[in-house]
RNA sequence: CCGGCAGGCUAUCUUAUCGCUCCUGUUUAUUUCGGGGGAGGAAAGUCCGGACACCAAAGAGCAGUAUAGCGGGUAACGCCCGUCCGUUGAAAGACGAGGACAAGUGCAGCAGAAAGAAUGUACAGGUAAGGCUGUAGUGAAAUCAGGUAAACUCUAUACGGUGCAACGCCAUGUAUACCAGUGUUUGAGGGUUGCUCGCCCGAUGCUGGAGGGUAGGCGGUUAGAAUUGUCGGGUAACCGGCAAUCCAGAUAAAUGAUAAGACCAGACAGAAUCCGGCUUAUCGGCCUGCUUUUUUU
Numbered sequence: 001c002c003g004g005c006a007g008g009c010u011a012u013c014u015u016a017u018c019g020c021u022c023c024u025g026u027u028u029a030u031u032u033c034g035g036g037g038g039a040g041g042a043a044a045g046u047c048c049g050g051a052c053a054c055c056a057a058a059g060a061g062c063a064g065u066a067u068a069g070c071g072g073g074u075a076a077c078g079c080c081c082g083u084c085c086g087u088u089g090a091a092a093g094a095c096g097a098g099g100a101c102a103a104g105u106g107c108a109g110c111a112g113a114a115a116g117a118a119u120g121u122a123c124a125g126g127u128a129a130g131g132c133u134g135u136a137g138u139g140a141a142a143u144c145a146g147g148u149a150a151a152c153u154c155u156a157u158a159c160g161g162u163g164c165a166a167c168g169c170c171a172u173g174u175a176u177a178c179c180a181g182u183g184u185u186u187g188a189g190g191g192u193u194g195c196u197c198g199c200c201c202g203a204u205g206c207u208g209g210a211g212g213g214u215a216g217g218c219g220g221u222u223a224g225a226a227u228u229g230u231c232g233g234g235u236a237a238c239c240g241g242c243a244a245u246c247c248a249g250a251u252a253a254a255u256g257a258u259a260a261g262a263c264c265a266g267a268c269a270g271a272a273u274c275c276g277g278c279u280u281a282u283c284g285g286c287c288u289g290c291u292u293u294u295u296u297u
Stems, first nucleotide, its partner, number of pairs: 003291008012262007020038006040268001044279002047277005052163004059197004064159005069083005084098001085096004099154002104152002106148002121136005167219004178209005189201004224246001226245008263266001
């Protein structure tokens, strides 16, 4: 140098013109004009964890689900870091559902006389009598506290449910009428968490029919477990101090179009309450550290 391993960054660019959306200044004004912001590393899958909101108790029991060496981080986690052990690789490294079979139940290929059970193989010894004793042989294992829990199960820990179409508010309109059934505390029906109980609402009720209306807006909603820089602590994950910054917010739903140029060419892909993870997709480019079976010096 090549190869290998681990981690990180980036995600076509430039100019001009015309638009779209949000904020802000001016303005009587939502028009005009000026200024400013405008997708991602995964915005994705919705697989985990949380914030937040409601369910009158977010109560009980049962069921169910998840996790599993040890220690640490975190708002929390099934995530992350460190470490031990095991497997694997020449190494750097990679991977691991890694509690318990000494509670109970189940399961076990080949070989072997016999595999969880004795109707015990061969040889030798021994007894009143018996696999009573030793050796051999098969096997991972022949009575040894046997193996097996991504077998049931047990143990420990955690988990109430529904998701921003949550939820709160304003505004508009109407038929508390009509028909049939059913029910009014001995309660129809409904709410609440899979089931049971409990709890709660409940008569201007509930179910069906035939009809009458409305179908707009605001908040939640983007200033937070935030980002950047720097200093300090810690092996690390991460934590703390200080300073600076404001960095999409639509609602039929903005983030685009056209022209020109550059390079061999431009991947996966589009926010919808918000965060932390994991997983999956991805043309190409760049950077850092490590390794030495082999090659060269």
A computed fold for a 297-nucleotide RNA from Leptobacterium flavescens, annotated as Bacterial RNase P class A. It was read from a public genome assembly, where an Rfam model found it. The prediction has a mean pLDDT of 77.